[in-house]
Description:
This is a predicted structure of a 72-nucleotide RNA (transfer RNA) from a Rhizobiaceae bacterium. It was read from a public genome assembly. It matches the Rfam family "tRNA". Rfam classes the family as a transfer RNA. Lineage of the source: Bacteria > Pseudomonadati > Alphaproteobacteria > Hyphomicrobiales > Rhizobiaceae. Model confidence (mean pLDDT): 80 of 100.
RNA sequence: GCUGCCGUAGCUCAGUGGUAGAGCACUCCCUUGGUAAGGGAGAGGUCGGUGGUUCAAUCCCACCCGGCAGCA
Numbered sequence: 001g002c003u004g005c006c007g008u009a010g011c012u013c014a015g016u017g018g019u020a021g022a023g024c025a026c027u028c029c030c031u032u033g034g035u036a037a038g039g040g041a042g043a044g045g046u047c048g049g050u051g052g053u054u055c056a057a058u059c060c061c062a063c064c065c066g067g068c069a070g071c072a
Base pairs, nucleotide, nucleotide: 001071002070003069004068005067006066007065010024011023012022013021018055026042027041028040029039030038048064049063050062051061052060
């Protein structure tokens, strides 16, 4: 330099045109003499960025940024 894949909650990851979810972690409560375990409730996300297509974009397209892999 070229090609491909990935980027979503603190972490690991789903989702896929109709404004986003799980597990763990975190907060509060219940249970216990206390802890652990268990149960209930809750908070937390400009879906990497900028444009474009669309009535509508996390999803489709282009470019950029970051990471990984391959080729040279």